[in-house]
RNA sequence: CGGGAUGUAGCACAGCCAGGUAGUGUACUUGUAUGGGGUGCAAGGGGUCGUGAGUUCGAAUCUCGCCAUCCCGACCA
Numbered sequence: 001c002g003g004g005a006u007g008u009a010g011c012a013c014a015g016c017c018a019g020g021u022a023g024u025g026u027a028c029u030u031g032u033a034u035g036g037g038g039u040g041c042a043a044g045g046g047g048u049c050g051u052g053a054g055u056u057c058g059a060a061u062c063u064c065g066c067c068a069u070c071c072c073g074a075c076c077a
Stems, first nucleotide, its partner, number of pairs: 001073007010026004020057001028044006050066005
């Protein structure tokens, strides 16, 4: 330099194809069971969906640019 993949809650991911209330597990908080811990059960909080723009009544989802990470190739040594 060229091509490709990924970016969503603290962490790991689903949802995207085919636009219509943002989810699951775990973690966290509270309550409860136990003398306490661990653990079980119940309830609850937490999101600019990488970023900017476009299309649309409506965008995590479609289109374009940019950023970050990773992979492959080329180049240099």
Source information:
This is a predicted structure of a 77-nucleotide RNA (transfer RNA) from a Spirosomataceae bacterium. The source organism's lineage runs through Bacteria, Pseudomonadati, Cytophagia, Cytophagales and Spirosomataceae. It matches the Rfam family "tRNA". Gene Ontology term of the family: triplet codon-amino acid adaptor activity. Rfam classes the family as a transfer RNA.